Large-subunit ribosomal RNA, domain II from a Candidatus Campbelliibacteriota bacterium, 698 nucleotides, folded computationally.
RNAcentral holds the full RNA, with entries from ENA and SILVA.
NCBI's taxonomy places the organism under Bacteria, Bacteria candidate phyla, Candidatus Campbelliibacteriota.
It matches the Rfam family "Bacterial large subunit ribosomal RNA". Rfam links the family to the GO terms structural constituent of ribosome and ribosome.
Its mean pLDDT, the model's own confidence on a scale to 100, is 82.
[in-house]
Context: one part of a larger RNA
RNA sequence: GCCAACGAGUUUGUGUAUGCAGCAGCUUAAGUUACUUUGUAACGCAGGCAAAGGGAAACCGAGUGUUAAUAGCGCGAAAUUAAGUUGUAUACAUAAGACCCGAAGCUGAGUGAGCUUGCCAUGAGCAGGUUGAACCUUAUUGAAAAAUAAGGGGAGGACCGAACCCACGCGCGGGCAACACGCGGGGAUGACUUGUGGUAAGGAGUGAAAAGCUAACCGAACUCAGUAAUAGCUGGUUCUCUCCGAAACAGUUUUAGGACUGGCGUUGAAUGUUCCUGGUGGGGGUAGAGCACUGGAAGGAAAAGAUAGGGGGAAACCUCGCUUUUCCUAUCAAACUCCGAAUACCAUUCAGUUAAUAAUUCAGCAGUUAGACUCAGGGGGCGAAGCUCCUGUGGUCGAAAGGGAAACAGCCCAGACCUAAACCUAAGGUCCCUAAAUAUAUACUAAGUGCACUUAAGGUGGUUUUAUUUCUUAAACAUCCAGGAGGUUGGCUUAGAAGCAGCCAUCCUUUAAAGAUAGCGUAACAGCUCACUGGCCAAGAGAUUUAGCGCCGCAAAUGAUCGGGGCUCAAGUAUAUUACCGAAGGUUAGGAUUUUAUAUCUUAUUUAUAAUUUAUAAAGUGGUAGGAGAGCGUUCUGUUCUGCAAUGAAGCCAAAGGCGUAAGCCAUGGUGGAGCGUACAGAAGUGAGAAUGUUGGC
Numbered sequence: 001g002c003c004a005a006c007g008a009g010u011u012u013g014u015g016u017a018u019g020c021a022g023c024a025g026c027u028u029a030a031g032u033u034a035c036u037u038u039g040u041a042a043c044g045c046a047g048g049c050a051a052a053g054g055g056a057a058a059c060c061g062a063g064u065g066u067u068a069a070u071a072g073c074g075c076g077a078a079a080u081u082a083a084g085u086u087g088u089a090u091a092c093a094u095a096a097g098a099c100c101c102g103a104a105g106c107u108g109a110g111u112g113a114g115c116u117u118g119c120c121a122u123g124a125g126c127a128g129g130u131u132g133a134a135c136c137u138u139a140u141u142g143a144a145a146a147a148u149a150a151g152g153g154g155a156g157g158a159c160c161g162a163a164c165c166c167a168c169g170c171g172c173g174g175g176c177a178a179c180a181c182g183c184g185g186g187g188a189u190g191a192c193u194u195g196u197g198g199u200a201a202g203g204a205g206u207g208a209a210a211a212g213c214u215a216a217c218c219g220a221a222c223u224c225a226g227u228a229a230u231a232g233c234u235g236g237u238u239c240u241c242u243c244c245g246a247a248a249c250a251g252u253u254u255u256a257g258g259a260c261u262g263g264c265g266u267u268g269a270a271u272g273u274u275c276c277u278g279g280u281g282g283g284g285g286u287a288g289a290g291c292a293c294u295g296g297a298a299g300g301a302a303a304a305g306a307u308a309g310g311g312g313g314a315a316a317c318c319u320c321g322c323u324u325u326u327c328c329u330a331u332c333a334a335a336c337u338c339c340g341a342a343u344a345c346c347a348u349u350c351a352g353u354u355a356a357u358a359a360u361u362c363a364g365c366a367g368u369u370a371g372a373c374u375c376a377g378g379g380g381g382c383g384a385a386g387c388u389c390c391u392g393u394g395g396u397c398g399a400a401a402g403g404g405a406a407a408c409a410g411c412c413c414a415g416a417c418c419u420a421a422a423c424c425u426a427a428g429g430u431c432c433c434u435a436a437a438u439a440u441a442u443a444c445u446a447a448g449u450g451c452a453c454u455u456a457a458g459g460u461g462g463u464u465u466u467a468u469u470u471c472u473u474a475a476a477c478a479u480c481c482a483g484g485a486g487g488u489u490g491g492c493u494u495a496g497a498a499g500c501a502g503c504c505a506u507c508c509u510u511u512a513a514a515g516a517u518a519g520c521g522u523a524a525c526a527g528c529u530c531a532c533u534g535g536c537c538a539a540g541a542g543a544u545u546u547a548g549c550g551c552c553g554c555a556a557a558u559g560a561u562c563g564g565g566g567c568u569c570a571a572g573u574a575u576a577u578u579a580c581c582g583a584a585g586g587u588u589a590g591g592a593u594u595u596u597a598u599a600u601c602u603u604a605u606u607u608a609u610a611a612u613u614u615a616u617a618a619a620g621u622g623g624u625a626g627g628a629g630a631g632c633g634u635u636c637u638g639u640u641c642u643g644c645a646a647u648g649a650a651g652c653c654a655a656a657g658g659c660g661u662a663a664g665c666c667a668u669g670g671u672g673g674a675g676c677g678u679a680c681a682g683a684a685g686u687g688a689g690a691a692u693g694u695u696g697g698c
Stems, first nucleotide, its partner, number of pairs: 001698006011096013025049003031043005053060002063075004099236002102233001106226006117200009126190001128160003131156001135152007164187003168184004202218001204214003239631006249262005263368002265365007273356001274358001276352003279348004288339001289337002294333003298329008309320004371397004375392006402413003417591004422587003428581003431565003437578001439577006450567002458552003462549003467544005480535004485509003490504003515530001518529003592621008602611004632687001634684006641677001643676002651671004657666003
């Protein structure tokens, strides 16, 4: 891992509700008696509930409590024809292990020092080699103390190094091994090592102290018991079909991943249109807008003021600025408003449609209270975030499959009862992959731009287009040819200043035209262009502007790309038109089922109700948590068929027959070899694929 078996809402007491049954006030408990004796009957009114409430109570009583009160008020009776009680089943709550498995832990009583730590008693072990302390002897010297030398001696937590002990490095490290082995390493007469026996233990021991060790995991050992500890936590919780179908919000919470109450779901009963929509009548101060108030901020004008400002002047004063106010122009505001919507909200003796999945009330049972994205209006943030917090009880997902968006919970279209190789459409598409237009008409794009979305400011004589305007056969624009002069080197300044450093002025003349010069240039001149004019040529040329599509801006890490192929009068972009494709949508044909209405059949009785059968019509039939309903199957019990069975029960095997919407049921063949089923009731150890489930097998 697979297979098989086992494996989770049970039981008792109490309470509430609903269904059914008995009685009409209901009912017995313990107990007693009888019998066909372990479960029935009868007896047993002690007690319980109901029939009256109010008060803390005494107590009073259709009233009572409060109070001085006969008032008021609270709770009741009545107004309203009013039902309880006992049993049983189901659902839920509650006390219990309480749907099942799961802690770390806490407490008690015991078992452990054959591992290890310390201690006690008694034994044992340490090859060989080296060093050579104290001390002693002899000799020499010396007055002596003593010194020196030689010999002896044999100390030491001394030295080297086996046994022995240790464990520093590496190998090994799913190992030979839950610490061993190998190669090196440290100690090796000592605080040494070791045998045997003994001793100290669980909040306790022991510890040259690491919270180490106390029998292979010790910040509190192990075993058993309390014990099914507790777990607001995780996981799991077993057959089918039908009807409806949420929430992720508010308030409170030692509360925030829990709980309670409300909201939203469902079932039953009641009311009977109360819901909704429209009409009518309302109040508002949001969006917008505005500047009339409160404030902000820009420009201009005028008036007044201050003499503390700057400049000029001898001064008067002038000028620039400063402050305040008023006016004009153009403005800004969540905490401004002279104004002011759309929606939304409130009311309604008005009107209307559908009888529905409407509304409200009461009662039973819930679940939910981690929400997500998207659109619109906002707060926070950076007008960042697949960010965060509100509002629209918006939409979808959640709990929704189908088609589209290449793929893609939350986007677009559309809500799957079942069957069909029928038809029509939505979004979206129609060259091929790939169903349907190589459609039609008119433009644009040349960048493979683009072919779903997605990149800026800025730049662009790429190209198309809109409008205004200037010049132009009296010859424009462009090219080419020619001229572009004189007074004069204008005056000043300057070393120089000659059109062209700078300052001032900027005239006149000749002309077809020519600036006291627009640019380059020179030290200054010179020189080259321009404006301006003529000629040649020949018909458009220039400026501003609107819009479209392009281009540059544009750099990323494994190989690129529009989904791909590929596409250029498109298979791109824009506008218009027609056809077709396209979904579980709609239609068509058949079938199933729910609710309601109408009709109908049968049964029961209170004779107008309930249940049941059938038919028709209408509206439905996605679904998680969850509510409600109807069934299938397993084991056992009672009755029944006075059923089946060796002429073969149960069980098992078999893709093939039949029935049922399904759980399932029946038949047939084989195997098997002794029990088993139908119907109606009843009782449950009643359904497995998941729990790192348990046991067994492979």